[in-house]
The part of an RNA shown here (large-subunit ribosomal RNA, domain I) has 456 nucleotides and comes from Microthyrium microscopicum.
The organism belongs to Microthyrium, within Eukaryota.
It matches the Rfam family "Eukaryotic large subunit ribosomal RNA". On this family, see Cannone et al., BMC Bioinformatics 2002: "The comparative RNA web (CRW) site: an online database of comparative sequence and structure information for ribosomal, intron, and other RNAs". Its Rfam clan is "LSU clan".
The full RNA is in RNAcentral, with records from Rfam.
Context: one part of a larger RNA
RNA sequence: CGACCUCGGAUCAAGUAAGAUUACCCGCUGAACUUAAGCAUAUCAAUAAGCGGAGGAAAAGAAACCAACAGGGAUUACCUUAGUAACGGCGAGUGAAGCGGUAAAAGCUCAAAUUUGAAAUCUGGCUUCAGCCCGAAUUGUAAUUUGUAGAGGAAUGUUCGGCGACGUCUAGGUCUGAUUUUUCUGGAAGGAAAAGCCACUGAGGGUGAGAGCCCCGUACGACUGAUGACUGAACCAUGUGUACAUCCUUCGAAGAGUCGAGUUGUUUGGGAAUGCAGCUCUAAAUGGGUGGUAAAUUCCAUCUAAAGCUAAAUAUGGGCCAGAGACCGAUAGCGCACAAGUAGAGUGAUCGAAAGAUGAAAAGCACUUUGGAAAGAGAGUGAAACAGUACGUGAAAUUGUUGAAAGGGAAGCGCUAGCAACCAGACUUGAAAUUGACAUUCAGCAAUUCAUUGGA
Numbered sequence: 001c002g003a004c005c006u007c008g009g010a011u012c013a014a015g016u017a018a019g020a021u022u023a024c025c026c027g028c029u030g031a032a033c034u035u036a037a038g039c040a041u042a043u044c045a046a047u048a049a050g051c052g053g054a055g056g057a058a059a060a061g062a063a064a065c066c067a068a069c070a071g072g073g074a075u076u077a078c079c080u081u082a083g084u085a086a087c088g089g090c091g092a093g094u095g096a097a098g099c100g101g102u103a104a105a106a107g108c109u110c111a112a113a114u115u116u117g118a119a120a121u122c123u124g125g126c127u128u129c130a131g132c133c134c135g136a137a138u139u140g141u142a143a144u145u146u147g148u149a150g151a152g153g154a155a156u157g158u159u160c161g162g163c164g165a166c167g168u169c170u171a172g173g174u175c176u177g178a179u180u181u182u183u184c185u186g187g188a189a190g191g192a193a194a195a196g197c198c199a200c201u202g203a204g205g206g207u208g209a210g211a212g213c214c215c216c217g218u219a220c221g222a223c224u225g226a227u228g229a230c231u232g233a234a235c236c237a238u239g240u241g242u243a244c245a246u247c248c249u250u251c252g253a254a255g256a257g258u259c260g261a262g263u264u265g266u267u268u269g270g271g272a273a274u275g276c277a278g279c280u281c282u283a284a285a286u287g288g289g290u291g292g293u294a295a296a297u298u299c300c301a302u303c304u305a306a307a308g309c310u311a312a313a314u315a316u317g318g319g320c321c322a323g324a325g326a327c328c329g330a331u332a333g334c335g336c337a338c339a340a341g342u343a344g345a346g347u348g349a350u351c352g353a354a355a356g357a358u359g360a361a362a363a364g365c366a367c368u369u370u371g372g373a374a375a376g377a378g379a380g381u382g383a384a385a386c387a388g389u390a391c392g393u394g395a396a397a398u399u400g401u402u403g404a405a406a407g408g409g410a411a412g413c414g415c416u417a418g419c420a421a422c423c424a425g426a427c428u429u430g431a432a433a434u435u436g437a438c439a440u441u442c443a444g445c446a447a448u449u450c451a452u453u454g455g456a
Base pairs, nucleotide, nucleotide: 024055025053026052027051028050035042039089065072066071076103077102078101079100086094087093107309108308109307110255120141121136122135124133125132126131150251151250152248153247155246156245157244158243160241161236162235167230168229169228172224173223174222175221179195180211181194182193183192184191196213197212198202204216205215206214260281261280262279263278264277265276266275287304288303289302290301291300344351345350364391367378368377369376370375
């Protein structure tokens, strides 16, 4: 002087967090209106508003439990226990739990040991997959063990890994019946009449009016088919290792400012203190907690706190994806069927409407004419314009115009009679037209008979 090592700073590879939403969930904080017919403890309420944090669920969870039984055996939720025990100016009111029956079921991991005849471990880089090299690490990375144990020892018996063909199932995808037959009405047939057809399909919707058979679908099926699930052939490995059971009794570590006590506040059904928090004191190891009346002595029962993970049953006024309805049908149903949290109001917090329908199809009125234009008059489209983008239907109060009637005692109301107008029905008379039946007559034609005349 440099490096290892330690501390501080600058710049940074890679990575991570913020914010929104919030129905359900967890934690903190935390009222009052109200009720008590007043009000202060109480109640409202361990609620609302507020703050923080998550997930598709959250939280809880494998007993320092419940019990007192011949005991049960994580948590959660439902029924019940039960409006019971208990709390409470014992007033108003508040108010659980064990058992029992169900739903769903699932169990586990660290810290604390000497592998000590061998750090056996991990990030990164390289790689022939055997391993090698930096780094972390003895101020402790692994294996083993977790109280129901377990470790150690002896012997006996049982157990086992990888790849994954073929196949099966499923999500998804594709496909699947029968008239556009005749007539009528009509702008248009899907209506009426006639004749057919399909149907495990006659749910529903569309199409110029009520369509099983026009279109989409519907019912029953068929085909295809995973990168998803199940089965698991063949192949490759196969230790004297792993795990379990029986026996021996040699050992057998288990969470501290914590448990607990005092006191204050709060909370609870928890009452000489149910839970939580602050302050003071503060343990033990045949120990400690619990055993719903404080304390002492004693016995018994039951668990093992002060570390952690864990699916399902449960919740869901938010979001997303589906299906349905004895729901409403435009003053209803969301405030909003529409350019609605819009227009608008208020300094602001905030409040907050009204408003759907031409037609089957715009075919949304060419063109002419009057007018500056708007508009009108013709013309045209159309089934319809008395459907003309103030558009389906178009009520009422109310207004204009036209017609009719009335008017001294307001109009109106009631009773009765007459007149007028209108409507319906009946009857009578007349006229015209069409159709049918019957009777009579006339004309024409045909056949037969008779008479007369003419001809053969």